[in-house]
RNA sequence: GAUUUAUAAAGAAGUGGCGAGAGACUGGCUCAAUGACCCACUGGCAACCUUCAAAAUAGGUUUGAAAAGGUGCCAAUUCCUGUCUACUAUCAUAUUGAUAAUAGAGGAUAUAAAUU
Numbered sequence: 001g002a003u004u005u006a007u008a009a010a011g012a013a014g015u016g017g018c019g020a021g022a023g024a025c026u027g028g029c030u031c032a033a034u035g036a037c038c039c040a041c042u043g044g045c046a047a048c049c050u051u052c053a054a055a056a057u058a059g060g061u062u063u064g065a066a067a068a069g070g071u072g073c074c075a076a077u078u079c080c081u082g083u084c085u086a087c088u089a090u091c092a093u094a095u096u097g098a099u100a101a102u103a104g105a106g107g108a109u110a111u112a113a114a115u116u
Stems, first nucleotide, its partner, number of pairs: 001116008013042005021031003025082001027080002043074003048070002050066006078108001083105004088100005
């Protein structure tokens, strides 16, 4: 790097360093010299891997508890959005098209675990 599975409306920040962009990409919107992003330390959140107990009984399932270890995370729902479908409204050159709102599915992305 690729594939598969699961999750993504909850939760959790201080100090120091650096010094200009950052939030993956598009369009928005936001954060940022009252110092963002990033890095280090300390602290915390969560419970994917892990451990224990119970149930079920072959689906490597469900429920509960723990947090020493491996990751992850600590602005905004993955910040919203993109493709398709349904429905509603408005407009127009009107049996079609455009725009907007809502809902569902999908895509993309991120993280974990496994395989390669």